[in-house]
Context: one part of a larger RNA
Molecule: large-subunit ribosomal RNA, domain VI
Organism: metagenome
RNA sequence: CGCAGGAUAUUUGAGGAGAUCUUUCCCUAGUACGGGAGGACCGGGAUGGACGAACCAAUGGUGUUCCAGUUGUUCCGCCAAGGGCAUGGCUGGGUAGCUAAGUUCGGCAGGGAUAACCGCUGAAAGCAUCUAAGCGGGAAACCCACUCCAAGAUAAGAUAUCCCGUACCGUAAGGUACCUGAAGGCUCGUUGGAGACUACAACGUUGAUAGGUCGGGUGUGGAAGUGCAGUAAUGCAUGGAGCUUACCGAUACUAAUUAGCCGU
Numbered sequence: 001c002g003c004a005g006g007a008u009a010u011u012u013g014a015g016g017a018g019a020u021c022u023u024u025c026c027c028u029a030g031u032a033c034g035g036g037a038g039g040a041c042c043g044g045g046a047u048g049g050a051c052g053a054a055c056c057a058a059u060g061g062u063g064u065u066c067c068a069g070u071u072g073u074u075c076c077g078c079c080a081a082g083g084g085c086a087u088g089g090c091u092g093g094g095u096a097g098c099u100a101a102g103u104u105c106g107g108c109a110g111g112g113a114u115a116a117c118c119g120c121u122g123a124a125a126g127c128a129u130c131u132a133a134g135c136g137g138g139a140a141a142c143c144c145a146c147u148c149c150a151a152g153a154u155a156a157g158a159u160a161u162c163c164c165g166u167a168c169c170g171u172a173a174g175g176u177a178c179c180u181g182a183a184g185g186c187u188c189g190u191u192g193g194a195g196a197c198u199a200c201a202a203c204g205u206u207g208a209u210a211g212g213u214c215g216g217g218u219g220u221g222g223a224a225g226u227g228c229a230g231u232a233a234u235g236c237a238u239g240g241a242g243c244u245u246a247c248c249g250a251u252a253c254u255a256a257u258u259a260g261c262c263g264u
Base pairs, nucleotide, nucleotide: 001152005163006162007161008160009159010158011157015149016148017147018146021049022048024046025045026044027043033038051106052105053104054103055102059100060099061098062097066093067092068091069090070089071086072085073084074083075082110144111143112142117137118136119135120134165178166177167176168175169174184262185261186260187259188204189203190202191201192200209255210254211253212251213250214249215248216247219243220242225238226237227236228235229234
């Protein structure tokens, strides 16, 4: 821009994309078959492989925003306590998120039309013949069915709901003037479950959208100061201490103010 008014929701599905895999074992049954050796069709069940999707409760990984230990050096006047630099200095752990090696799930079943092939009836051709007319069966392949996208499917679909004036001219379609600016949307702002940008999603004081604060959780692992013991290094007590990112909840303290534009 189009989809012959504008808008908001919910949809149909032309068409397209994806998936389609398979092992081993058990039962049927040591049955049918076979002299024996051996050993089924059909049907039912279990368990794996590879592939794929989702997810993070558990097992782990990561986690340069959390905690602790520690080396060298430097700064804070000194001690103590700390900060900087050295690959995050090194080391031990670790929340959220992300993640696999982890967990859960998937391929099923069914229908249609068929291939090779197997048939029925049956002539040409008194027989025969699955074929010439006609009618069946038949495969992981094909079309449905399963999952996803999908009306720019210009053949532009459907349903529900919402919104919009007066005068004059004109048979009508429509035109002119004035009033008005609806429904709805956008800009803008706070953001994340979304994300390169955009888009999408939540919220904007009639407010928990983000930050802060408070409470909880989680992690680390026993803070500083003081006291006691020891010549001291150090240990013990205060005290599951102190600190604690992205997690959960509460709370308007801060910021989402005021407004503008499009759309008749």